[in-house]
RNA sequence: GCACCCGUAGUUCAAUUGGAUAGAAUUCAGGACUCCGACUCUUGCGGUUACCGGUUCGAAUCCGGUCGGGUGCA
Repeated sequence: GCACCCGUAGUUCAAUUGGAUAGAAUUCAGGACUCCGACUCUUGCGGUUACCGGUUCGAAUCCGGUCGGGUGCA
C1' cells in the first nucleotide's frame, strides 16, 4: 500500500437482515433481610449505537467518507 472483519451503558454482550420507548448480565447507589456484614430479593442511575454526511415515512442496521482495533497478502 491492497483486501476483509469489528466499533452499541463503566465492563461483557443482545437487538430475529429497516419499524414501535435501544435491552440483558455485571459494576455502582437506595431499600428489604441480618446483631453487623456477605449471599439473596427489589428499585434506580447509567447510551451522541466511534465520528461526519447521504438514502428512506422510518437507520444501531443500508450507502459514501474519516478515525481506531484486528487478520491476511505484498

Background: The RNA shown here (transfer RNA) has 74 nucleotides and comes from a Candidatus Cloacimonadota bacterium. Rfam family: tRNA. Rfam links the family to the GO term triplet codon-amino acid adaptor activity.